[in-house]
RNA sequence: ACUGUAAAAGGCAAAACCGGAGCAAUCCGGUGACGCAAAGCCACGGAUCCUACAGGGAUCGCCGGGUUACCGAAA
Numbered sequence: 001a002c003u004g005u006a007a008a009a010g011g012c013a014a015a016a017c018c019g020g021a022g023c024a025a026u027c028c029g030g031u032g033a034c035g036c037a038a039a040g041c042c043a044c045g046g047a048u049c050c051u052a053c054a055g056g057g058a059u060c061g062c063c064g065g066g067u068u069a070c071c072g073a074a075a
Base pairs, nucleotide, nucleotide: 004071011036012035016031017030018029019028020027021026034061040067041066042065044064045063046062047059048058049057050056051055
């Protein structure tokens, strides 16, 4: 450097419920863990969804791409 069906430390947190924001998709906080080796970050390409619709918006826990990063066996 690559890589990870190894170990350990640490991390994130689906559904559901409660409170809040939003027309909505959805988001934020709490409880909670289905999962995750980038489930950190970026809407760049595709995809899906919403809408006061031709202008916008949402999802990076849908796939790809970019970028940064913890641990440290095997190969």